[in-house]
Molecule: small-subunit ribosomal RNA
Organism: metagenome
RNA sequence: AGAGUUUGAUCCUGGCUCAGGAUGAACGCUGGCGGCGUGUCUAAGGCAUGCAAGUCGAAAGAUUCACUUCGGUGAGUCUUGGCAAACGGGAGAGUAACACAUUGGUAACCUACCUCGAGGACGAGAAUAACCCGGAGAAAUCCGGGAUAAUACUCGAUAAUAGUGGGGGGACAUAAGUCAUUCCCACUUAAAGCUCCGACGCCUCGGGAGGGGCCUAUGGCCUAUCAGCUUGUUGGUGAGGGUAAAAGCCCACCAAGGCUAUGACGGGUAGCGGGUGUGAGAGCAUGACCCGUCUCACUGGGACUGAGACACUGCCCAGACUCCUACGGGAGGCUGCAGUCAAGAAUCUUCCCCAAUGCGCGAAAGCGUGAGGGAGCGACGCCGCGUGCAUGAAGAAGCCCUUCGGGGUGUAAAGUGCUUUUAUAUGGGACGAAUUUCUGACGGUACCAUAUGAAUAAGGGGCUGCUAACCUCGUACCAGCAGCAGCGGUAAUACGAGGGCCCCUAGCGUUAUCCGGAUUUAUUGGGCGUAAAGGGUCCGCAGGCUGUUUAGCGCAUCUCCUGUUAAAUCUAUCGGCUCAACCGAUAGGCCGCGGGAGAGAUGGCUAAACUAGAGGCCGGGAGAGGCGAGCGGAAUUGCUGGUGUAGGGGCUAAAUCCGUUAAUAUCAGCAGGAACACCAAAUGCGAAGGCAGCUCGCUGGAACGUGCCUGACGCUCAUGGACGAAAGCGUGGGGAGCGAAUGGGAUUAGAUACCCCAGUAGUCCACGCCGUAAACGAUGGAUGCUAAGCAUUGGCAGUUUCGACCCUGUCAGUGCUGUUUACCUAAGCUAACGCCUUAAGCAUCCCGCCUGGGGAGUACGAGCGCAAGCUUAAAACUCAAAGGAAUAGACGGGGACCCGCACAAGCGGUGGAGCAUGUGGUUUAAUUCGAUACUAAGCGAGGAACCUCACCUAGGCUUGACAUCUAGCUGCAGACCCUGAGAAAUCAGGGGUCCUUCGAGGGUGCUAGACAGAUGGUGCAUGGUUGUCGUCAGCUCGUGCCGUGGGGUGUACCGUUAAGUCGGGAAACGAGCGCAACCCCUAUCCUAUGUUUUACUUGUCAUAGGAAACUGCCCGCUUCAAGUGGGAGGAAGGUGGGGAUGACGUCAAAUCAGCAUGUCUCUUACGCCUAGGGCGACACACGUGCUACAAUGGGAAGUACAAAGGGACGCCAAACCGCGAGGUGGAGCAAACCCUCCAAAACUUCUCCCAGUUCGGAUUGGAGUCUGCAACUCGACUCCAUGAAGUCGGAAUCGCUAGUAAACGCGCAUCAGCCACGGCGCGUUGAAUACGUUCUCGGGUCUUGUACUCACCGCCCGUCACGUCAAGAGAGCCGGCAAUACCCGAAGGACCAACUUAGUUGGUACGAAGGUAGGGCUGGUGAUAGGGACGAAGUCGUAACAAGGCA
Repeated sequence: AGAGUUUGAUCCUGGCUCAGGAUGAACGCUGGCGGCGUGUCUAAGGCAUGCAAGUCGAAAGAUUCACUUCGGUGAGUCUUGGCAAACGGGAGAGUAACACAUUGGUAACCUACCUCGAGGACGAGAAUAACCCGGAGAAAUCCGGGAUAAUACUCGAUAAUAGUGGGGGGACAUAAGUCAUUCCCACUUAAAGCUCCGACGCCUCGGGAGGGGCCUAUGGCCUAUCAGCUUGUUGGUGAGGGUAAAAGCCCACCAAGGCUAUGACGGGUAGCGGGUGUGAGAGCAUGACCCGUCUCACUGGGACUGAGACACUGCCCAGACUCCUACGGGAGGCUGCAGUCAAGAAUCUUCCCCAAUGCGCGAAAGCGUGAGGGAGCGACGCCGCGUGCAUGAAGAAGCCCUUCGGGGUGUAAAGUGCUUUUAUAUGGGACGAAUUUCUGACGGUACCAUAUGAAUAAGGGGCUGCUAACCUCGUACCAGCAGCAGCGGUAAUACGAGGGCCCCUAGCGUUAUCCGGAUUUAUUGGGCGUAAAGGGUCCGCAGGCUGUUUAGCGCAUCUCCUGUUAAAUCUAUCGGCUCAACCGAUAGGCCGCGGGAGAGAUGGCUAAACUAGAGGCCGGGAGAGGCGAGCGGAAUUGCUGGUGUAGGGGCUAAAUCCGUUAAUAUCAGCAGGAACACCAAAUGCGAAGGCAGCUCGCUGGAACGUGCCUGACGCUCAUGGACGAAAGCGUGGGGAGCGAAUGGGAUUAGAUACCCCAGUAGUCCACGCCGUAAACGAUGGAUGCUAAGCAUUGGCAGUUUCGACCCUGUCAGUGCUGUUUACCUAAGCUAACGCCUUAAGCAUCCCGCCUGGGGAGUACGAGCGCAAGCUUAAAACUCAAAGGAAUAGACGGGGACCCGCACAAGCGGUGGAGCAUGUGGUUUAAUUCGAUACUAAGCGAGGAACCUCACCUAGGCUUGACAUCUAGCUGCAGACCCUGAGAAAUCAGGGGUCCUUCGAGGGUGCUAGACAGAUGGUGCAUGGUUGUCGUCAGCUCGUGCCGUGGGGUGUACCGUUAAGUCGGGAAACGAGCGCAACCCCUAUCCUAUGUUUUACUUGUCAUAGGAAACUGCCCGCUUCAAGUGGGAGGAAGGUGGGGAUGACGUCAAAUCAGCAUGUCUCUUACGCCUAGGGCGACACACGUGCUACAAUGGGAAGUACAAAGGGACGCCAAACCGCGAGGUGGAGCAAACCCUCCAAAACUUCUCCCAGUUCGGAUUGGAGUCUGCAACUCGACUCCAUGAAGUCGGAAUCGCUAGUAAACGCGCAUCAGCCACGGCGCGUUGAAUACGUUCUCGGGUCUUGUACUCACCGCCCGUCACGUCAAGAGAGCCGGCAAUACCCGAAGGACCAACUUAGUUGGUACGAAGGUAGGGCUGGUGAUAGGGACGAAGUCGUAACAAGGCA
């Protein structure tokens, strides 16, 4: 000191979260020792038991016991009396207050014990408790009678420096009064003894110290959804009461005051301070322990005693609770120390001692003391120590990982040597004691010595990032983790485990809370155009702020001195416990407050002055400023009349609708309402809302000019007031057009919409409400400062004119800097966009407002309103974001430009039929698998009868059909032949039986083991290969420049091209992958060679090499650039035609079944062998083809012309046989030689005559041929016979731009044969059409919008249904709190009265609790209804984001 998290990426805003410190803590795991601290935060809930306040015999009476030398001595008990018990100890309920803190005051006061000073203490008396007797009662306790003492009580005397009253003078001050004292008079009030003779006590007065009471100022919580509160209230008078003391403290009377926005009153919460935690600080939070103080003592009230109390362990009363009871009555108060129950996440021993420090009493000894000193329990905290140290392998074992080589744990262990803190045992043994002696709970403790022996002693959390630390296995969106982001759906460093590692360590983590980080409430130190945030506008009281000069004051302010700010705490230094924690000493520090002295700038106040701010007077102008009245024309509509006839209107298209009762159209007239075309915009005016025909009247404001006047009169403005679009409301008018609602017609899946036809309220007027808008410049007002330019208003001057306009210059003001173009936007600010003299710049003042999203501008409450509603304005709950600006893409039923057989123009097809083939589906024992929009479907497969083969059925084998190795055995077995079984594989039997360098070597077989094997899974783990966009023209880089950045530029633009092809220009300059070219085939020619061909030469042809084409030449167009149009020449002309060649990338595209390969799975089987079957099924659906439907044809006969291939287990000639498939045959040929090989369409002639045919050939029957081990499932071909559908094909859809389409045949691969009508090639014949780019599809470039980025097959909204949760309303119901009115009225004191007068009795008002009543505030609960949030995701639609398809 920061970090993570919104995005594809970026910057910003903004919240959430983390790392740090802390705690009276708790929980989990673990736990060796010691020191010092600390320990019911909850139920101020209830308490058993014991103890916590007594003491004094030197105040007094009585009495018991012990001892006795009988003189007494000692100890104890009861009572009177004195002092204490008001301290000490506990707790924080109440209290928002003079309760606390600080500072002052008390001239308005008190003070026992202590201390100092002065003085005094004479005399007398009456009782009473304990005790005794009697009585009542269960008890507590009480009553009557009798006796007695005192330092108990009473009376008298004496007395002032005391008190009260009166009087005279002096000083200060004046309100009272005080002071130095002084004087005088009158009245009132005291005492106690004891004794050891030292003393201790007693009374009065005056001081002191310490303690206390009261008063003032200042300070410190939340809430305005608490705005008014108050009747003893505020003040006065009283010769009133009361107190220690001022005072409405109380009372009587009089007056009507007092407090409050600087927050009264009410509500909530809370003891306050020193301090404590945190923080750089300012602050924020907090108030355990320790210290000070207040308050409380079961709850409420009350007084008594006393120096002191309204009294924690005193009294009285009432209430609740508990206990005792003989039922009549009584007793009690742990918020003292222990302890107990309860509550709770949670907090200790019913311990020891008065030795020390204090306190009470006492003359003292001493007694008492749960104050205190100690010990115990708890890792609750802080601090310290230990659990060993050294050596020990290129490194044991185990475990983990592994690329199988090794690596890690790891000098770690073992082993060897050493030490003894700690532990245990034994011995010694304190300080704390003050005090000469005695006296130690702690404690035989701390500490010291010796002995024994590494001996007694390590865990917790974490390892994806933040955040230090990684591998393997298991699991498979399961189980689980998680502080945030987020992990887990078969290769998880994130779950669980193991190993390893990291951090801390007798602890480690988690949870809770506080501060910090958070500048995320911003005083230090934030913001408000678009992120949250400027009030709709103006006026204006309080408040805040305020021009120039001078003087005074000295309030603020500043300086110096001084008092105080308790101690502890904190800081520094030093010191004491072995160190530290802890403790001590000294010094310092602490916000602040009081007093004294001084300064005089600035602010303030007072006084005086000024004119630059502000205002006023005068003058001529501008303007849709406002209000009222009047007037005007155009248009719409309606009505009347005329002309006129069948339509009109409306829409994308229609219909509803109007019209023969005469519409629409047209002419004339009349009526009525509303709004004011052109002028008119970069216009003007107004505070805003807003304001537009013309005229008049009334009226507000602003600007300018010239001087004069006032003299700071100013700015802003909470509360308040006024104005305030549209819609809406009330009353009464008005109503042409338009037009929510509504009706109808369309559209649509629906259409409560968009479109059309109608149409009510409303829109208009008057009066009154409402008070809100994207009331926007999303930008509050005022003042000053900081380059310019343009337009306009008014004025002045110049020029000119009769005068004016125009023009030029200048002054002041106003408006604008906008776009289709040009000029001008710099500095500064901003997250960017942008703003920029009308600031969002630089500054000052004042006001308003903001603090994550949702819930919500909602609920409740209050105010306003007739209502609608408005204003003010939360919380629970929920999310980890929500947002702003800009960037790159993608997309758009956005735009511009361009291209492509993309459309159009054409030609031929598909879709209908039959058949072939592939697929889906279905079926099946199996119909193996894969491919599935374009980019699957005559695809993998370029050859499924067996094989192939992966599928099914059945039969077999298990180191295996195949590879390598090891060990053992084998000189055999097997191969081969024969026989038998079997469907075969295979099994059984027989025959047969290896080589050699002689080393038992090679080879073979068997057995056993390593292993083989898998077309089993995963193409979403992969390599390789392929498809597609697309042969589209794109995709990038280096350096530079621009930008905070993502990124941009380059690559945009203007021309051009098939092309990011080239040229021009330009903050770019270059380069790479693509394009093009280089390569192959082909078209022309030349040269060389040549087997074949030919009778020969030649030529065709073949092979090899070369030439030729480059916009090179001419003309036009063009920026005279690239290029383009035309032409010449040429075999070929502008890439001549074709091929190969496929950029960065996209689709988790395809393929684990071509191959390779990680991993998972199977291992007498998911492997291997074999036979048969299946892949060929068949109601259907789709794709691709073939053949056709015929006359441009079919049939028959005749006659021509190719190219490219293939051939030895081959191609196969002639000849012969067969109708034919074919057979026989054997010549030739390893090929320019032989064969395949007669090409077919074409052409010529004949026939058919438009029909289901002499078209078409499916299907079926019969007979055959060939291949092959084998044609049944399931081959091809031939012949004879049979002769189906089909007469040109719906919606829709495909190919092709020239040697192309179309038509025609030929060949090849695979292959025994072939289901080939497929695929790949070859030639023959050989067209039509392209105006053009509006539309469809695809693509490219630029631009625009975006809430998309999994990228429109995107995103996303609302109702409904289901579940969960919180809050509000709610007929009500049940509590709590504080008051009010009345009733009742305890104890008690006060007052009054009477009496038997230290008192008793009665009465009066006051008075707690209680009761009654109506309200207030607040909480709980509640059928039900409504909304909100979240949820795997279900239903209905499609509202928003693109022009989102109606902005």